[in-house]
Molecule: RNase P RNA; transfer RNA
Organism: Acidobacteriota bacterium
């Protein structure tokens, strides 16, 4: 120069003008006016997960349901993240895996094929018995070799054999059982064992572990306005009291999967239907929070110190015009240069925060291959 | 903003994980002077991607898209 691969980085920059949202101040009776500060992202995305926070009991107990699923580590906490293990993929750097169980039970493997799971035998080899020592027909062994299939009941070798098999030996695989070494996941090494019998659990389903529901239109506070209305369902009984009331108790409800259990319960709660309203104010942005330094770790990560304040709008602000300057593309021109032209990804806060996924534009560096010159 | 459902021939719906069926519609034929009714017969489909499996419409992930609910006096 080329192909790959991994990794953090940045999101044009300054300056004038004009505009727009907010908080602080001044001025003003009020409208408004001025000033001085702040003002999108690396994904603000999709809402695929985890939590904060609010409400319903203070989230309690059982059953269903739901999810996770090699070890340990980190975190508030996750299906996230590190750092190893085993697998698998790649010529290498690297990279991928929902990666517990299939002798606890069930179930399903189409079509082929003899058989699709307590084995079996079409063709083929082998033997016997007819027949003649062929051929063909019975019977009987066998799993070596064809054949079928995504998948055939341990691999190769050498022995044995009537013909063959772990039917016997060796290695390699599997299973158990011991040390060795690790925190485990596993490895490694020796010994028994002649094989203990497929595959699918993103199929029910075992085990383990976690998980109440609901979502900032949560939820509170004030205003305003009305037909503060109607219909239909469910319940109305018991004890004290002279009454006023107060207690228990069933239907209901609070309860969004059932059941227990609290609670609440009569001018009640449910469901439809009519009305009326379209406001304002907390919640709301200081917080698992950011930058810099040091320290602990192999790392995610923690700690410790210092210094910052970094949108809160609510049909929803954060923009445009114009000069320069960098970097990109195309012309020109033989080349350096240098003049001209043109575009500048994704994409847009809405309660917040931690991760995942997904679009996305560019520059920089590690590392493997591979080619060339020197 | 928040929650929830869904996607299969143009269009309307089947499809225990085992060659994607049917209606309508359209296109050819036949009937019939012609048109329609009828009958036959063609044509065309799982949203896109990636994974489990031998084998995916269907199980599982992500992406796209469509559709539906939800203020407050309560």
């Nucleotide at each position: 120069g080329g192909a790959g691969u991994c990794g953090g980085c940045c999101a044009g920059g300054c300056a004038a003008u004009c505009g727009c949202g907010g908080u602080c101040u001044c001025g003003g009776a009020u409208a408004c006016g001025g000033g001085a500060c702040c003002g999108a992202g690396g994904a603000a995305a999709g809402u695929c997960c985890g939590a904060a926070c609010u409400c319903c009991a203070c989230a309690g107990g059982g059953c269903a349901g739901u999810g996770u699923g090699c070890c340990u580590c980190g975190u508030a906490a996750c299906g996230c993240g590190a750092g190893g293990g085993a697998g698998g993929g790649g010529a290498a750097a690297c990279c991928c895996u929902a990666c517990g169980g299939a002798c606890a039970g069930u179930g399903c493997c189409a079509c082929a094929g003899a058989a699709a799971a307590c084995a079996u035998a079409c063709c083929g080899c082998c033997c016997c018995g007819u027949g003649a020592c062929a051929a063909g027909c019975g019977g009987g062994g066998u799993a070596a070799g064809g054949g079928u299939g995504a998948a055939a009941a341990g691999g190769u070798g050498c022995g044995g054999u009537a013909a063959g098999a772990g039917c016997g030996c060796a290695c390699c695989g599997c299973a158990c059982u011991g040390c060795u070494g690790g925190c485990a996941a596993c490895a490694g090494c020796a010994g028994u064992g002649g094989c203990a019998c497929g595959g699918c659990a993103a199929a029910c389903c075992c085990c383990a572990c976690a998980c109440g529901g609901a979502g900032c239109a949560a939820g509170g506070u004030c205003a305003a306005a009305u037909a503060g209305a109607a219909a239909a369902g469910c319940g109305a009984u018991c004890c004290c009291g002279a009454a006023a009331g107060g207690g228990a108790u069933a239907a209901g409800g609070a309860u969004g999967g059932c059941c227990c259990g609290u609670c609440c319960g009569a001018u009640g709660c449910u469901u439809u239907u009519g009305g009326g309203u379209g406001g304002a104010c907390c919640g709301c942005u200081c917080g698992a929070u950011c930058u810099c330094u040091g320290g602990a770790g192999c790392g995610a990560u923690c700690c410790a110190g210092a210094g910052g304040c970094c949108a809160g709008a609510u049909g929803a602000a954060u923009g445009a015009u114009u000069g320069c300057c960098a970097g990109c593309u195309c012309c020109g021109u033989g080349g350096u240069g240098c003049g001209g032209a043109g575009a500048u990804a994704c994409a847009g806060a809405a309660u917040u925060c931690g991760g995942c996924u997904u679009a996305u534009g560019g520059a920089c560096g590690g590392c493997u291959c591979c080619g060339g010159c020197a | 903003u928040g929650g929830g459902a869904c996607u299969u021939c143009g269009u309307c719906u089947a499809a225990c994980g085992g060659u994607a069926g049917g209606a309508c519609a359209a296109c050819g034929g036949a009937u019939u002077c012609u048109g329609g009714u009828u009958c036959c017969g063609u044509c065309a489909g799982u949203g896109g991607g990636a994974g489990u499996u031998c084998g995916a419409u269907u199980c599982u992930c992500u992406c796209a898209g469509u559709c539906c609910c939800a203020g407050c006096c309560a």